The RNA shown here (transfer RNA) has 73 nucleotides and comes from a Chitinispirillia bacterium.
RNA sequence: GGGGUUGUAGCUCAGCUGGGAGAGCAUCAGGCUGGCAGUCUGAGGGUCAGGGGUUCGAACCCCCUCAACUCCA
Numbered sequence: 001g002g003g004g005u006u007g008u009a010g011c012u013c014a015g016c017u018g019g020g021a022g023a024g025c026a027u028c029a030g031g032c033u034g035g036c037a038g039u040c041u042g043a044g045g046g047u048c049a050g051g052g053g054u055u056c057g058a059a060c061c062c063c064c065u066c067a068a069c070u071c072c073a
Stems, first nucleotide, its partner, number of pairs: 001072007010025004019056001027043006049065005
């Protein structure tokens, strides 16, 4: 220098062929328990890596950039 994969909540990840942004764990509040642990219910938390474009509509399609891993030279 060129090719590929990945980037979504604090962490690990899902998200189908473009239309609801989600799960588990964690955090907070409350219930059960004499307390811890445990369990149940509820709540908060997101610029979908960044920018631009296409579209009525983009996490998803196109272009550029950044970061990690990997292959080739």
Background
Rfam family: tRNA.